[in-house]
Molecule: Bacterial RNase P class A
Organism: Burkholderiales bacterium
RNA sequence: GGAGCGGGUCGGACGAUCGCCGGGGCGUACACAUGCCCGGGAAGAAGGUCCGGACUCCGGCGGGCAGGGUGCUGGCUAACGGCCAGGCGCAGCAAGCGCAUCUGAACAGGUGCGCCCAAGGCGACGGACAGUGGCACAGAAAACAAACCGCCCAAGCGGCCGCGCAAUCGGCCGACGGCAAGGGUGAAACGGUGGGGUAAGAGCCCACCGCGUUCCUGGCGACAGGAACGGCACGCUAAACCCCACCCGGAGCAACACCGAAUAGGCACGCGCGCAGCUUCCGGGCUGCAGGACGCCCCUCCUAGCGUGCGGGUAGGUGGCUUGAGCCCCGGGGUAACCCGGGGCCUAGAGGAAUGAUCGUCAGCCGGGCAACCGGCGCACAGAAUCCGGCCUACAGACCCGCUCCACCU
Numbered sequence: 001g002g003a004g005c006g007g008g009u010c011g012g013a014c015g016a017u018c019g020c021c022g023g024g025g026c027g028u029a030c031a032c033a034u035g036c037c038c039g040g041g042a043a044g045a046a047g048g049u050c051c052g053g054a055c056u057c058c059g060g061c062g063g064g065c066a067g068g069g070u071g072c073u074g075g076c077u078a079a080c081g082g083c084c085a086g087g088c089g090c091a092g093c094a095a096g097c098g099c100a101u102c103u104g105a106a107c108a109g110g111u112g113c114g115c116c117c118a119a120g121g122c123g124a125c126g127g128a129c130a131g132u133g134g135c136a137c138a139g140a141a142a143a144c145a146a147a148c149c150g151c152c153c154a155a156g157c158g159g160c161c162g163c164g165c166a167a168u169c170g171g172c173c174g175a176c177g178g179c180a181a182g183g184g185u186g187a188a189a190c191g192g193u194g195g196g197g198u199a200a201g202a203g204c205c206c207a208c209c210g211c212g213u214u215c216c217u218g219g220c221g222a223c224a225g226g227a228a229c230g231g232c233a234c235g236c237u238a239a240a241c242c243c244c245a246c247c248c249g250g251a252g253c254a255a256c257a258c259c260g261a262a263u264a265g266g267c268a269c270g271c272g273c274g275c276a277g278c279u280u281c282c283g284g285g286c287u288g289c290a291g292g293a294c295g296c297c298c299c300u301c302c303u304a305g306c307g308u309g310c311g312g313g314u315a316g317g318u319g320g321c322u323u324g325a326g327c328c329c330c331g332g333g334g335u336a337a338c339c340c341g342g343g344g345c346c347u348a349g350a351g352g353a354a355u356g357a358u359c360g361u362c363a364g365c366c367g368g369g370c371a372a373c374c375g376g377c378g379c380a381c382a383g384a385a386u387c388c389g390g391c392c393u394a395c396a397g398a399c400c401c402g403c404u405c406c407a408c409c410u
Base pairs, nucleotide, nucleotide: 001406002405003404004403005402006401007400008399009398010397012362013361014360015359016358017357018356020041021040023038024037025036026035027034028033047392048391050390051389052388053387054386055252056251057250058249067248068247069246070245071244072086073085074084075083076082087125088123089122090121096115097114098113099112100111101110102109103108126243127242131241132240133237134236135235148183149182150179151178152177157174158173159172160171161170162169191209192208193207194206195205196204210232211230212229213228214227215226216225217224218223256319257318258317259316266310267309268308269307270306271305274289275288276287277286278285279284290303291302292301293300326345327344328343329342330341331340332339333338364377365376366375367374368373
């Protein structure tokens, strides 16, 4: 310098006017309030509400059952399904290597395929000899293997032919015999490649690779490297039941605590429930008078509660509420996540819910112009609701850093 990856920060600035929310000071006011001044007032996701915690209540949340969650290893953390570092596996771009082919005299270059594959990407990544189950279609066969096409007649069996009297010998063929190489099916076919071997074959034998067991070495560990032995047994599936290890009590700030009307219930006390007559089963009923609904008349209807105090709850109010696993700077430890020490700072707190509107200037962007400058835009996603740590999702634009490969220079 080129190419390819990964990550981080910010996400407008200043001013004026009019408002809104909450705080402090001074003044007026018995109080409700009100005037002036001062300073504060959305985010990186405030979002989705998917995980984890703090906090509060359920008497306590200790053990167990049921149920749920997590699942390679080590670390971080208040905790986590989060983060950091590492291991293993998978896929695979560039570069590199090999083969084929094309252009070309050559150097070289293009294309295709294969191997290998940096940084980076992806992985529910404990257990399939504890047990149970499943493996569609296709296929002969889907798990104590089997044989459709195929290969082979060495032995045994069967058939035909030849020499021969015959036994026997020789040749050919076959499956109810041998084989599991090759073909074919499938996501997957009972180790792979090469050689030996054989009638044909086969871990039948051998070498290498894979796999298993044991041991050694390195690592905290996941795991890696190596040696010896084993002729291959142990297909896949746990995002099927299940087993193992660890974790989880429930509800949620509309939690919860305090104060507390009016009305209607509850309890206590006090005063009452008109007058006369009849009746009674003693609760009351009927008739007349009186009073009320309406100023008067008729009809109809009504005539027993009232007051004070206490207590629970509701409306409403207050607290919870923002000083906190807080933010910034410096130093130290650690590969890192993160931790430790010192210093500084206070940074929304509403509650049917404020954070707004208008204007000006400038960053910035777009277009035009050689330039001065002119014109336009001045922006995305979005908006706190008890508070934190994460994850995921949305996002105009601007800036910065790191890693790997290749080439060149010193």